[in-house]
RNA sequence: CUCUUAUUUUGAGAAGUAGAGGGAAUUGGCCCUAUGAAGCUUCAGCAACCGACAAAUCAUUGUACGGUGCUACAACCAACGAGAUACUCGAAUGAUAAGUA
Numbered sequence: 001c002u003c004u005u006a007u008u009u010u011g012a013g014a015a016g017u018a019g020a021g022g023g024a025a026u027u028g029g030c031c032c033u034a035u036g037a038a039g040c041u042u043c044a045g046c047a048a049c050c051g052a053c054a055a056a057u058c059a060u061u062g063u064a065c066g067g068u069g070c071u072a073c074a075a076c077c078a079a080c081g082a083g084a085u086a087c088u089c090g091a092a093u094g095a096u097a098a099g100u101a
Stems, first nucleotide, its partner, number of pairs: 003099006013043005021032003026079004044071003049067003052063004075093001080090004
């Protein structure tokens, strides 16, 4: 990086370093940011997808040990479709996990 399946309404941040951007991409809006963005490091936490272990009425449930992931609002809104508006639902795209060539 390709494809498949599942989930995508919950949850959880401090310090150091760095120095101008960030909220996936494009456009428009909105928001965060020198009272310090991204990135990196350390520690802490959340969740429970895979492995492991334990229990079981064999449907599942638990632990959080290992592999990932995540820790502003919030997958921010519009762009594509349906429902005459507000708004709701869906699609698409993205993200994560497990598998796959």